[in-house]
RNA sequence: ACUGCAAACGGGGUUAUCGCUCCUGCUUCUAAAGUAUGGAGAGGAAAGUCCGGACAGUAUAGAGCAACGCACCGGUUAACAGCCGGCCUUGAGCUUGUUAAAGGGCUCGGGGAGAAAGUGCCACAGAAAAUAACCGUCCGUUUCGAUAUCUAUCGGGAUAGAUAAGGGUGAAAACGUGAGGUAAGAGCUCACGAUUGUUGCAAGCAAUUGCAACAAUGGGUAAACCUUGUGUACUGCAAUGCCACAUAUAUCAGCGCUUGAGGGCUGCUCGUCCGAUGCUGAAGGGUAGGCAGCAAGAUUGUUACAGCAAUGUAACAGCCAGAUAAAUGAUAGCCGUCUUUUUCCUUUUCGAAGGAAAGAGGAACAAAAUCCGGCUUACAAGUUUGCAGUAAAU
Numbered sequence: 001a002c003u004g005c006a007a008a009c010g011g012g013g014u015u016a017u018c019g020c021u022c023c024u025g026c027u028u029c030u031a032a033a034g035u036a037u038g039g040a041g042a043g044g045a046a047a048g049u050c051c052g053g054a055c056a057g058u059a060u061a062g063a064g065c066a067a068c069g070c071a072c073c074g075g076u077u078a079a080c081a082g083c084c085g086g087c088c089u090u091g092a093g094c095u096u097g098u099u100a101a102a103g104g105g106c107u108c109g110g111g112g113a114g115a116a117a118g119u120g121c122c123a124c125a126g127a128a129a130a131u132a133a134c135c136g137u138c139c140g141u142u143u144c145g146a147u148a149u150c151u152a153u154c155g156g157g158a159u160a161g162a163u164a165a166g167g168g169u170g171a172a173a174a175c176g177u178g179a180g181g182u183a184a185g186a187g188c189u190c191a192c193g194a195u196u197g198u199u200g201c202a203a204g205c206a207a208u209u210g211c212a213a214c215a216a217u218g219g220g221u222a223a224a225c226c227u228u229g230u231g232u233a234c235u236g237c238a239a240u241g242c243c244a245c246a247u248a249u250a251u252c253a254g255c256g257c258u259u260g261a262g263g264g265c266u267g268c269u270c271g272u273c274c275g276a277u278g279c280u281g282a283a284g285g286g287u288a289g290g291c292a293g294c295a296a297g298a299u300u301g302u303u304a305c306a307g308c309a310a311u312g313u314a315a316c317a318g319c320c321a322g323a324u325a326a327a328u329g330a331u332a333g334c335c336g337u338c339u340u341u342u343u344c345c346u347u348u349u350c351g352a353a354g355g356a357a358a359g360a361g362g363a364a365c366a367a368a369a370u371c372c373g374g375c376u377u378a379c380a381a382g383u384u385u386g387c388a389g390u391a392a393a394u
Stems, first nucleotide, its partner, number of pairs: 001390009012335007020041004024036005043365001047376002050374005055236004062270004067232005072086005087112010113227002118225002120221003134167002136163003140159008175193006194217010240292004251282005262274003299318008337362011
């Protein structure tokens, strides 16, 4: 320098013409139209609808069980499974250190209650995946052969045991190394070390860390059941309130009318309340418009202060979509930005770099639907940072 990957930033401006939605003013035949060099008109994710809230309704009567979410510590917040800071552990890369290590630092990622309460499961391979004996090693009995013949020794077979040293399988094999010990072995014992737990002291708000003593050596899996701690009512703006319009309480069947069908804060049980012009089914009829909710708010911008940060406080300024089958668009030009080609100028380590002019071309992902805070996912050109690869020079 180029290429690739990851993260962050970024997500054009303006004029004319024709259109669209809402608001304001004016005009008219008061019906909606017309009109104005009038005003406003999508996003960083408006998306997925995953998490948390606001708001609204459900009975100001709930209780238990079940169900579901979360899980190191501290902070932040309206709230959170988010965010910020820290702790522990683990993987990769770079670096430091060293004879080699151990150890330390930086960057990028994964994980974090309990597997030492219990149950289950653990592909393939392997004897065995958690009451470990396949080969091997050792011992007893017996048998065969050889040597030798006092008795034994060696080799092969069968059988009853001991053994987790060695081999082999695997992602994982029952603490590691060495010595003692033993028939052979084994934390069986010892030294050094590793891991886990308990207690004490010290540091820290805490997670945790350091030191000492004692005990233990225990495979993995909890997005398997489960245990512990903690939290959670349910339904969603098609919530909900109001106005207007319409109507059939046709008809039929079943159940029930206080000894009560049925209904009400979701599942089950209990409790409680409502309940007769009632409830369920069949077969039909009508309506399917409007207003509010709904745009001034955990609001936006700037500055200052507090804090490592997330975030908070204060001052000043601003008002910024509101449609309902769903408006926010189309065409043309100019400017900006980027890529590329040509020409000219300047510099030069002769590779190239910078500047100017002209021509050509490109610009993604995607669109509000009650509103916020997060998370996740998508994303062109360009810019920045980190890592990897390639090439050249020193």
Bacterial RNase P class A from Ginsengibacter sp., 394 nucleotides, folded computationally. It matches the Rfam family "Bacterial RNase P class A". Its family is annotated with tRNA processing, dimeric ribonuclease P complex and ribonuclease P activity in the Gene Ontology. NCBI's taxonomy places the organism under Bacteria, Pseudomonadati, Chitinophagia, Chitinophagaceae, Ginsengibacter. The sequence is in RNAcentral, with records from ENA. The prediction has a mean pLDDT of 76.